Predicted 3D model of a 1435-nucleotide RNA (small-subunit ribosomal RNA) from an uncultured prokaryote. Its Rfam family is "Bacterial small subunit ribosomal RNA".
[in-house]
RNA sequence: ACACAUGCAAGUCGAACGGUAACAGGCCGCUGUGAUCCCUUCGGGGUGAACUUGGUGCUGACGAGUGGCGGACGGGUGAGUAAUGCUUAGGAAUCUGCCCAGAAGUGGGGGACAACCCGAGGAAACUCGGGCUAAUACCGCAUAAGCCCUUCGGGGGAAAGCGGGGGAUCUUCGGACCUCGCGCUUUUGGAUGAGCCUAAGUCGGAUUAGCUUGAUGGUGAGGUAAAAGCUCACCAUGGCGACGAUCCGUAGCUGGUCUGAGAGGACGAUCAGCCACACUGGGACUGAGACACGGCCCAGACUCCUACGGGAGGCAGCAGUGGGGAAUAUUGGACAAUGGGGGCAACCCUGAUCCAGCCAUGUCGCGUGCGUGAAGAAGGCCUUAGGGUUGUAAAGCGCUUUCGGCGGGUAGGGUUGUAAAGCGCUUUCGGCGGGGAAGAUGAUGACGGUACCCGCAGAAGAAGCCCCGGCUAACUCCGUGCCAGCAGCCGCGGUAAUACGGAGGGGGCAAGCGUUGUUCGGAAUUACUGGGCGUAAAUGGCGCGUAGGCGGACGAUUAAGUUAGAGGUGAAAGCCCUGGGCUCAACCUAGGAACUGCAUUCGAUACUGCCUGACUAGAAUAUGGGAGAGGGAAGUGGAAUUUCCGGUGUAGCGGUGAAAUGCGUAGAUAUCGGAAGGAACACCAGUGGCGAAGGCGGCUUCCUGGCCCAAUAUUGACGCUGAGGUGCGAAAGCGUGGGUAGCGAACAGGAUUAGAUACCCUGGUAGUCCACGCCGUAAACGAUGAGAACUAGUUGUUGGGAGGGUUUUGCCUCUCAGUGACGCAGCUAACGCGUUAAGUUCUCCGCCUGGGGAGUACGGCCGCAAGGCUAAAACUCAAAGGAAUUGACGGGGACCCGCACAAGCGGUGGAGCAUGUGGUUUAAUUCGAUGCAACGCGAAGAACCUUACCUGCCCUUGACAUUGACAGAACCCUCUGGAGACAGAGGGGUGCUUCGGCCUGGAAAACAGGUGCUGCAUGGCUGUCGUCAGCUCGUGUCGUGAGAUGUUGGGUUAAGUCCCGCAACGAGCGCAACCCUUAUCCUUAGUUGCCAGCGAUUCGGUCGGGAACUCUAAGGAGACCGCCGGUGACAAACCGGAGGAAGGUGGGGAUGACGUCAAGUCAUCAUGGCCCUUAUGGGCAGGGCUACACACGUGCUACAAUGGCAGGUACAGAGGGUUGCCAACCCGCGAGGGGGAGCCAAUCCCAGAAAGCCGGUCGUAGUCCGGAUUGGAGUCUGCAACUCGACUCCAUGAAGUCGGAAUCGCUAGUAAUCGCGAAUCAGCAUUGUCGCGGUGAAUACGUUCCCGGGUCUUGUACACACCGCCCGUCACACCAUGGGAGUUGGUUGCACCAGAAGUGGGUAGACUAACCUUCGGGAGGUCGCUCACCACGGU
Repeated sequence: ACACAUGCAAGUCGAACGGUAACAGGCCGCUGUGAUCCCUUCGGGGUGAACUUGGUGCUGACGAGUGGCGGACGGGUGAGUAAUGCUUAGGAAUCUGCCCAGAAGUGGGGGACAACCCGAGGAAACUCGGGCUAAUACCGCAUAAGCCCUUCGGGGGAAAGCGGGGGAUCUUCGGACCUCGCGCUUUUGGAUGAGCCUAAGUCGGAUUAGCUUGAUGGUGAGGUAAAAGCUCACCAUGGCGACGAUCCGUAGCUGGUCUGAGAGGACGAUCAGCCACACUGGGACUGAGACACGGCCCAGACUCCUACGGGAGGCAGCAGUGGGGAAUAUUGGACAAUGGGGGCAACCCUGAUCCAGCCAUGUCGCGUGCGUGAAGAAGGCCUUAGGGUUGUAAAGCGCUUUCGGCGGGUAGGGUUGUAAAGCGCUUUCGGCGGGGAAGAUGAUGACGGUACCCGCAGAAGAAGCCCCGGCUAACUCCGUGCCAGCAGCCGCGGUAAUACGGAGGGGGCAAGCGUUGUUCGGAAUUACUGGGCGUAAAUGGCGCGUAGGCGGACGAUUAAGUUAGAGGUGAAAGCCCUGGGCUCAACCUAGGAACUGCAUUCGAUACUGCCUGACUAGAAUAUGGGAGAGGGAAGUGGAAUUUCCGGUGUAGCGGUGAAAUGCGUAGAUAUCGGAAGGAACACCAGUGGCGAAGGCGGCUUCCUGGCCCAAUAUUGACGCUGAGGUGCGAAAGCGUGGGUAGCGAACAGGAUUAGAUACCCUGGUAGUCCACGCCGUAAACGAUGAGAACUAGUUGUUGGGAGGGUUUUGCCUCUCAGUGACGCAGCUAACGCGUUAAGUUCUCCGCCUGGGGAGUACGGCCGCAAGGCUAAAACUCAAAGGAAUUGACGGGGACCCGCACAAGCGGUGGAGCAUGUGGUUUAAUUCGAUGCAACGCGAAGAACCUUACCUGCCCUUGACAUUGACAGAACCCUCUGGAGACAGAGGGGUGCUUCGGCCUGGAAAACAGGUGCUGCAUGGCUGUCGUCAGCUCGUGUCGUGAGAUGUUGGGUUAAGUCCCGCAACGAGCGCAACCCUUAUCCUUAGUUGCCAGCGAUUCGGUCGGGAACUCUAAGGAGACCGCCGGUGACAAACCGGAGGAAGGUGGGGAUGACGUCAAGUCAUCAUGGCCCUUAUGGGCAGGGCUACACACGUGCUACAAUGGCAGGUACAGAGGGUUGCCAACCCGCGAGGGGGAGCCAAUCCCAGAAAGCCGGUCGUAGUCCGGAUUGGAGUCUGCAACUCGACUCCAUGAAGUCGGAAUCGCUAGUAAUCGCGAAUCAGCAUUGUCGCGGUGAAUACGUUCCCGGGUCUUGUACACACCGCCCGUCACACCAUGGGAGUUGGUUGCACCAGAAGUGGGUAGACUAACCUUCGGGAGGUCGCUCACCACGGU
């Protein structure tokens, strides 16, 4: 491992060679100029430095070339590779340049080719031809061993010189020769390096199960440095694989690194070892070593040059560029050191390396100051307005100077890498030379003027980032208002956000901090250490059985496992320990330990294994009994259904909640007789039996499997489990052929229903049945795999055996095997299990790892099909699930209560009107209340006011409160303008005081004011469940816990009222009682009330009087299941009775537990926050709240004769009254007016109560019912009745003839009905509200049902609690996946074509120096051709 511009990264050797292009020098020569010097006749001559030019390889050197060594090291990268690799431990059949040690040699010849010259081609790269030439280049010959081959006779086979120095001798004067050094050749050994082989280990996938033809082995040959199918020929048919072959995917491996307590898990940067690769693919050459990163050839892609003919190139070397990417540096310095190559060496080369540069990327160290300093400054922030906090923080004062800055040491000295053993010189040793040792001296630095040191000045130049809801250390304000935003998880934000944004404050870390990504941990959440499978995920549907795993008891052998010792190895680095060096540390360095591993060797032998002998307790067999719906086959039986035939018989049958379809006068159903046919076997029958499971049920026969018991005998571990495999396997379904009575999917019809492809009914086909063959699944369940052992019991039942007793059935005890119930220990999350374990252990198998997607897709196997088995992922959620708890709920259960239903009475819903609401309208129709629990409600009373709304006109410290300089009495009256508020004018008045003040006006400013918003920020108050009987606590006990118990149970009550029982014992808030009222009596008291008796009387308790009675209003009594009987459990209590005015809480009221509804109210009041401030505040006038197609609620009046009308007549209670109630009397038809007595009320007034009763009239009619509406005329209140009051009179006389669906109230002085009063109030209520009395019923069998409630229990997937939760289709958009006519890319298999370069073989063509030659030629070689192999390419 994308493509690369440019520069550099591997050269060196002249001591191998021919040489000389360049540079320098020497020498020689020449041309010209010509310094200097000499001579000079001054014309010149000579000499000739220097420059120029040429020659000369002579010297130093050296371009190109021949040759040698090195370019196989070093450096990079990780593409490929799952084994040709790596790691560990071994092995034998090998090679190894340079290096070390040893042995031997280095003799003598030959022929070429570069360079060079000449010529030719080409744009270039370069090439070709001819000619000359050297060598350490090349080739023979000689010699040769301890070398190689060998048939053991023999045969083969080498070399090269170069340099320094030199005495004698020789010389062609070059040398020979000697010596030393470096080389060369052969060979032995070593060292180093490399090659090969073996074993073990080394990722995932079985939705990859079979792979292999040179494949496995042999023989022979070839080949290699070397073993080998490495290659070839022949022969044989092997080899690998479930202990995972082959295939696919992924991946360089290791020392190690990160993490972890460890075991492990993840990773494989830097450093080190190994491997592989060098644009992609193939190939060889050279060489000791390569199939070669900076070599060659070919093919391909790409880039560049080109004259278009052809060429060139390979940064995964160092820098650098473009691209890609979230992202990664300088086109730097030096060979000073370390190392490498070449060289005798000097030296050269070295992007290896050493250094520097860039980057907070990491680690370590240091600094940004230290001390003091309270007026607790200012400012900020908060605030309960006092204060708190920032905070000794700052300022101020004092001190220090690291780092940084400047200057110096540094033009000097010292230290370190640094060491000279290298180099030059000298001396000494030595016969000389060379070489070497020692010593002294000198030179050599990229980093770098760096480290270090000294001096100077000055707190001076130096703090950020994240966080503050919980986890998790750290809190307030403002802004925002489900917006903007935050968020690791839970989750924040909808007007008071410690969670968003800002600020103040705080917390953490710190030259960093936070985020993102990744790995390990926590996670015992893949569990080896260390998990599970009844219900949470998880036991295969059940047998048989292969491989495998595990295996009873005794002895002996062995020593594989196991265990101990030793030596080898486990590279170094790293980790750890102990020292040392940089001021410390990081870092570096030394030693040790460790490396848990592997193989070898010597011991041990308990256990396991192997082998061997013997045993009987496991297992099996034999003998004798036994039970059974065990299986298969054949036969056979009765009951019933249906159909058919015949008889009797007549109108229905059948079916349902009710019906209809259907059947029936062609005779059904019913009934009797007969026949046919199929299927299933009542009773017995049983948590009984049998079977491995599925499953098995009339009776008989045949065949057959298993099990149990008893007593002996035999075999001698023969056993258990069981991946694959194989067999069995309900129902449904499929195939072929039969059969078909009943039943009965589909289908048809009838019903039901909004619909009803359902439930119900009438029919009815497959099927159900049989034979044969498939299918292979079930909630195939005990949701519990098989086997073995151990661990309290009690009780039932089935089969067998033994003993005892018994007249028999029967009974008792023990035992084996099965099958149930309960239960101790133990286990369990709990529920529960508990010798039939889910307890305690052992062996083996299967299975699980969040929910959904999904037991689905794809692939494979099986199947006729249906389908089965095996079995994912994308995507998505933050849960899904178990058991138990408390509630709530149930068209679950049990018990109980309530005008809840039922039984009754009267209403509403229909009419008209009143009133409230919705809606609509409007300038406004102010606001609130909205199922019950809003709607005659706030409102106990809107003409103005009220009033909050609208329109218009006005005011701005304000109508009101506090402070307030100052001024003044206040106040009253009149006039003018105006709708009025208000404004103006005039007049009267000229304060009181306890001297504090009171009253009025008033500048200015603080402030007032708001019925503006939020009842989901609140207080208070209220409604409701509900006057329902409940709600809790302490201690104890039980439970891991939530919780339970108490409070449940048996009775009883109106009641959690009481009694009994009870692991509970007590207590509190509720219930009841205590309070008020009413019903009876007593006592006291006796006016305004009363009048029995007495007297008087105007006949009125009027008067005298009375205190008895009524009454009034104070205090008492009385009622408690107390008494009796019965029931009950000897209780609580209930039923009945007596007595009593009253009888079982006598009637009524007040009284409302814990809590629920974010219930209602910011418009009673109070109040946080927000908002308005010449207005959302205040004043005034007018209008509105009174509108009106409509809808609803609550009422009134009616529809009439139990009534209406008119007349007469009787009887209440409770209230109110001085701004008041108002008598008598008069006027008016009347409302009312006049009048004025009495009354501050048991005195007077309101005030005639009405229904009732008596007699009369009306006679069933829209009426003598009903009174709406409208017209007219009035009365009263009030400033004012138009919008918009009440009442009166006359006239008018509507709807309405008892009300659909539905719905309300009421159980006794109640309903119904009748009137009376009061509050509010000027007036306004015949209808509302609150009270009062009069008359005065009916009914309750009962608790099935509707509604509400209480207790217990049960189910639950609900907990905002059934108004819950939740399922599916459809519509649209988007995301992910499957299928899809196909299309495309990658990879791979098989067959074939093709065949570059190259290697090997062949060669009849061409060419050919060395060697041989008989001179012809041959040997050998090169080219060409060809064959084999083969890359690319193609089909």